This is a predicted structure of a 73-nucleotide RNA (transfer RNA) from an Oligoflexia bacterium. It matches the Rfam family "tRNA". It is annotated as a transfer RNA. NCBI's taxonomy places the organism under Bacteria, Pseudomonadati, Bdellovibrionota, Oligoflexia. The sequence was found in a public genome assembly.

RNA sequence: GGGCGCGUAGCUCAGUUGGUAGAGCACCACAAUGGCAUUGUGGGGGUCAUCGGUUCGAAACCGUUCGCGUCCA
Repeated sequence: GGGCGCGUAGCUCAGUUGGUAGAGCACCACAAUGGCAUUGUGGGGGUCAUCGGUUCGAAACCGUUCGCGUCCA
C1' cells in the first nucleotide's frame, strides 16, 4: 500500500425483504429475610463509530473518514 470482516446500553451480543431500538448480565428502588445471598416486581441508561447520499422513512442500502481484527505484498 491492497483485499476481506467488524464497530448497536457499562459488558457480551441480537435486530439485514428499510417502518418509532431489544435480550442476558451489570446498575438503582421496592417486597420477601434478623442480616447476607437469592428470588420477584418496577425503573434508569443508546444522536446504532464519523460525515455525506438515496428514500415519504435508514442501525439495515451507497460513498467517505476513523478505529479494531485478519490475509496478501